[in-house]
RNA sequence: AGAGUUUGAUCCUGGCUCAGGAUGAACGCUAGCGACAGGCUUAACACAUGCAAGUCGAGGGGCAGCGGGGGCGUAGCAAUAUGCCUGCCGGCGACCGGCGCACGGGUGAGUAACACGUAUGUAACCUGCCCUAUGCAGGGGGAUAACCCGGAGAAAUCCGGCCUAAUACCGCGUAACACCUUAGGGGAGCAUUCUCUUGAGGUUAAAGGAGAGAUCCGGCAUAGGAUGGACAUGCGUCGCAUUAGGUAGACGGCGGGGUAACGGCCCACCGUGCCGACGAUGCGUAGGGGUUCUGAGAGGAAGGCCCCCCACACUGGUACUGAGACACGGACCAGACUCCUACGGGAGGCAGCAGUGAGGAAUAUUGGUCAAUGGCCGAGAGGCUGAACCAGCCAAGUCGCGUGAGGGAAGAAUGUCCUAAGGAUUGUAAACCUCUUUUGUCGGGGAGCAAAAAGGCUCUGCGGAGUCGUAUUGAGAGUACCCGAAGAAAAAGCAUCGGCUAACUCCGUGCCAGCAGCCGCGGUAAUACGGAGGAUGCGAGCGUUAUCCGGAUUUACUGGGUGUAAAGGGAGCGUAGGCGGCCUGGCAAGCCUGAUGUGAAAUACCGGGGCCCAACCCCGGGGCUGCAUUGGGAACUGCCAGGCUGGAGUGCCGGAGAGGCAGGCGGAAUUCCUAGUGUAGCGGUGAAAUGCGUAGAUAUUAGGAGGAACACCAGUGGCGAAGGCGGCCUGCUGGACGGUGACUGACGCUGAGGCUCGAAAGCGUGGGGAGCAAACAGGAUUAGAUACCCUGGUAGUCCACGCCGUAAACGAUGAAUAUUAGGUGUCGGUGAGCAAAGCUCAUCGGUGCCGCAGCAAACGCAAUAAAUAUUCCACCUGGGGAGUACGUUCGCAAGAAUGAAACUCAAAGGAAUUGACGGGGACCCGCACAAGCGGUGGAGCAUGUGGUUUAAUUCGAAGCAACGCGAAGAACCUUACCAGGUCUUGACAUCCCUCUGACCGGUCCGUAACGGGACCUUUCCUUCGGGACAGAGGAGACAGGUGGUGCAUGGUUGUCGUCAGCUCGUGUCGUGAGAUGUUGGGUUAAGUCCCGCAACGAGCGCAACCCUUACCUUCAGUAGCCAGCGAGUGAAGUCGGGCACUCUGGAGGGACUGCCAGGGACAACCUGGAGGAAGGUGGGGAUGACGUCAAAUCAUCAUGCCCCUUAUGAUCUGGGCUACACACGUGCUACAAUGGCGUAAACAAAGGGAAGCGAGACAGUGAUGGUAAGCAAAUCCCAAAAAUAACGUCUCAGUUCGGAUUGUAGUCUGCAACUCGACUACAUGAAGCUGGAAUCGCUAGUAAUCGCGGAUCAGAAUGCCGCGGUGAAUACGUUCCCGGGUCUUGCACACACCGCCCGUCAAG
Repeated sequence: AGAGUUUGAUCCUGGCUCAGGAUGAACGCUAGCGACAGGCUUAACACAUGCAAGUCGAGGGGCAGCGGGGGCGUAGCAAUAUGCCUGCCGGCGACCGGCGCACGGGUGAGUAACACGUAUGUAACCUGCCCUAUGCAGGGGGAUAACCCGGAGAAAUCCGGCCUAAUACCGCGUAACACCUUAGGGGAGCAUUCUCUUGAGGUUAAAGGAGAGAUCCGGCAUAGGAUGGACAUGCGUCGCAUUAGGUAGACGGCGGGGUAACGGCCCACCGUGCCGACGAUGCGUAGGGGUUCUGAGAGGAAGGCCCCCCACACUGGUACUGAGACACGGACCAGACUCCUACGGGAGGCAGCAGUGAGGAAUAUUGGUCAAUGGCCGAGAGGCUGAACCAGCCAAGUCGCGUGAGGGAAGAAUGUCCUAAGGAUUGUAAACCUCUUUUGUCGGGGAGCAAAAAGGCUCUGCGGAGUCGUAUUGAGAGUACCCGAAGAAAAAGCAUCGGCUAACUCCGUGCCAGCAGCCGCGGUAAUACGGAGGAUGCGAGCGUUAUCCGGAUUUACUGGGUGUAAAGGGAGCGUAGGCGGCCUGGCAAGCCUGAUGUGAAAUACCGGGGCCCAACCCCGGGGCUGCAUUGGGAACUGCCAGGCUGGAGUGCCGGAGAGGCAGGCGGAAUUCCUAGUGUAGCGGUGAAAUGCGUAGAUAUUAGGAGGAACACCAGUGGCGAAGGCGGCCUGCUGGACGGUGACUGACGCUGAGGCUCGAAAGCGUGGGGAGCAAACAGGAUUAGAUACCCUGGUAGUCCACGCCGUAAACGAUGAAUAUUAGGUGUCGGUGAGCAAAGCUCAUCGGUGCCGCAGCAAACGCAAUAAAUAUUCCACCUGGGGAGUACGUUCGCAAGAAUGAAACUCAAAGGAAUUGACGGGGACCCGCACAAGCGGUGGAGCAUGUGGUUUAAUUCGAAGCAACGCGAAGAACCUUACCAGGUCUUGACAUCCCUCUGACCGGUCCGUAACGGGACCUUUCCUUCGGGACAGAGGAGACAGGUGGUGCAUGGUUGUCGUCAGCUCGUGUCGUGAGAUGUUGGGUUAAGUCCCGCAACGAGCGCAACCCUUACCUUCAGUAGCCAGCGAGUGAAGUCGGGCACUCUGGAGGGACUGCCAGGGACAACCUGGAGGAAGGUGGGGAUGACGUCAAAUCAUCAUGCCCCUUAUGAUCUGGGCUACACACGUGCUACAAUGGCGUAAACAAAGGGAAGCGAGACAGUGAUGGUAAGCAAAUCCCAAAAAUAACGUCUCAGUUCGGAUUGUAGUCUGCAACUCGACUACAUGAAGCUGGAAUCGCUAGUAAUCGCGGAUCAGAAUGCCGCGGUGAAUACGUUCCCGGGUCUUGCACACACCGCCCGUCAAG
């Protein structure tokens, strides 16, 4: 000293939470010792029992009890014992008397008060015991208790009678420097008054005791002191104003009473005062202070222990005694409660010390001693003392000590735990060696606290001081402490380990159980739950809970704010209050300074000292920021006095203005009425309808009525305090401004309460009512439409008078004054200059914009401040609850003003940033739309999916981007699914042991098949030990899993999208997130290029480089080709030959906006043209940026973790994946004449071929079969291309269209075509006549259409991948739909619009 938490991120505001310290604490776990200090915070609840206040015989009468003496008896020789008498002595219960009991001890209920604190006053007072001083004590009297007698009562207790004493009580005498009255004189004080002095008169006192004595202790009066009290006063002293008025002894006077004393303290009379916004009164709460805790301090909180004061003593009241009480352990009365009782009546008061019950989370022994300190009594000895000193219990606190120290690595072993299986960790820890012995245990010794007082002696100033001594006295305690002995011996826990906050892994659990101070963890890999190992922190304690301060500058005096975060009153006038210009003189209240008194001690701080140290205790110092008195000062504030003109105001002159009020006037327009013209519609809307109109509307002309509002001018123009004010004229009236500088002379600013004004709506009474128009009605719209739109329409809007008192009453910005760069408009006024219908300069007042410094979280403000200062007022303190409830005030009402709490959340919020989004904007692109062509959706079939079914219909894929997808091909196999059979180190891999010699192959039995059983046959090398290889058997490590998790992963892939984007370095800007660059102007297919620019560069993408295709050249020339030459045939490039052409495949060329013209900015580029095979990336392909979708895949593969292990593994047979009321996707074939069929004829490309392609001829109607040449291919084969063209036929029909379905008979593949193949022939001949809503593809060699080939494959394509043939139409254009890009804007979204979020209802 800060930290966490609002956001995707940022800055700010703001709350919540944490880390610290503290406690009279409690609870949980644990616990060795000591010192010091502490211990009912709750029920001021009730209390059993014991103790806590007595003492004095030197005041008195006495003698109950104890001890002694004396006398007389009795017993005895005596000692002695015993009975009676005697207060004679020591003493002493009870009694009279004195002193004490008013202290000490407890508690905090009450009390908001002179209770307390502090400072004063008493000229308004008292004071026992104590000290000092002066003086005095003469002489009498009458009682009474005890005792004794009697009586009443259960008891407590009471009554009567007789006797007696005093330091008990009462007269008398004496007495003043005391008190009272009175006559004079002096002095003092602010004053009521006080004081000194001289006279006179009056009033008032006493007690004795001890001692042989000396003498001592007492008594009375007065004065003084000391101590202790009493009263009064200033200042300080909690919360609520949702407590604003209170008060009749109340305030004062006069007179009295009362008191120690003043006083309405009390009383009679008189007056009507007194207190209060500087908070009276009421209500709530509370003992106050020194101090304690915290804090840097200022503050905040507290008042336990200790000290001071107060109050109380079961509750309430009252007085008595006394120096002192209205009295804790006294009295009386009343009340409640408890107890005793003979029922008549009595007793009691732990908030003393112990202790009990109750309450409570919670707080101790019915202990010892008066040894010390202190108190009371006493002459003293001494007595009493639950005050006090000690001990006991309690980790409840603070401090100190210990539980061992040093060495010791093979980093031992065992164990736990982790692991990458190697090791790591526990850990120098242990063992082991050496050493020590605090504390504890045992034994021995053993304190200080004790000083004396008393007594003896000496001195004395008589107060005291000194001295003597083997006098006596210790509860604690045989304690502290010291010495010795043995022995590491007997002594460690608690909390935490996600971040804050030091400390990490494994297992278990699986949004469960649980944790949590805040944020938040837990839904199968949890460092956050529980356990374990390890670690961290503190340590005889550690955590938790509660409370206080701190952090919190989060109530801000120190030290905050109010444009948008919470917060400026709607505005003005003005009261109290606060603040206030220049000069001079004075005063001294504030202020500054010196001195004095006080500010108790303890505490805290500093310096010393004593307990071994420390805590603790003792001594000293300074301080206690305060209050009071007093000396001085006079700058500032204040007060008094005098002056000034700059603030403020007045006068005079002047102009501007929707400023206000009243009256009058005007025209345009709407509506209505009357009349004319005129005819079928008008009106209204997105489109309509309701409505009006043939009874004449709308339209138009003329006249009239009535109400309301004032076009243009008109302007970020004007005026006003704000609300607000707009036709013209008149009257009355307010304010501001300019000029002048005559007048006043600080007269000012602000303003709690108060008063006034205050839009619209609303309310009351009475008018008025044209238009408009809540409510209402109708028509539309709509799923509905109590709305938006339309037709009507009432309050109201208007006027007068009276209420209401609120608005986003906003500049979301209170008023005033001063200061602080500029620039540019505009309104009103004035001055100066000039070349003057004007311009320029200067100035005052208003109103705007831009902008510097400064401020601000930023946005922004910026002389009209949100800057810099000053003054005053108002307001704020997390969000919700709530501007709600209650109370009060106002109001006719509506309602307004004031204005909470419980409860609940961890946020709510401001500004700005980046994205995403918008039925926001601008620009651009794409078969996106449009323009076209052809389809799908309807039919049948094929195929995939959903659903359903099933023993199983294995699994995956799910909008685009799943659905002829994985699957380039399920009859068995595949196969993962189902039923049944079978195997268990296994079908497959590595290692070990034993046996065999093979393995392979063959035969037989058996089975649905695998499995199983029997038999035959059969190796190599060798150092002869064995080895290689293989099989069988065995044990275990292990194999195996298409089991789970694609949300644990790698890899791969889809998609946005071949869209033009995505970023970085340095620099710059910004507090920051970020921005800039990448935006802008052009241009492009393109972030392509050019220009500009606080940016300059760079990277991944684009383009290019690659392949193919289109043209040419060159090289090469077989299996390709054949122009020319030759041969040759049946019609043969068939052969020789050639490589010209085609073609093939190598290498090159070619295209670059290169050239021209125009446009453009002399750019990039665009348009057109030339040339060219090709022209502006020529066509096509490959190529896919940063990233998005927890996109897809654990079933291609790989892989973490989990799961199965005679099964979730392996194998076999059969079945299933091919099911079928249905729904969808993708296709094929069609519905026909641009066609079908038949006949004959023409032209490809690209591929494939050896378990292959298979010519030819033969057989078959055919699928095909048998035979068989050629070809591992530019040679042979598949192979026929088809559409097309030609000819013929059909003639619009469910057909010579269409071919589904079905029957029969076959072919082929294959162990095997039943479930479940393809093909052929014949026969059968279904739906279907161009397809609803909707929807798909395509921009040129494309669509459409036609056929051909290939992969997979034994067989099985309408699918997929390729190939060529024929070969169009259309694009005006970018308004709209979809998708995308850039810029901009809004945003309460950020899981990002499939977002967020509001209300109602239902369930829990």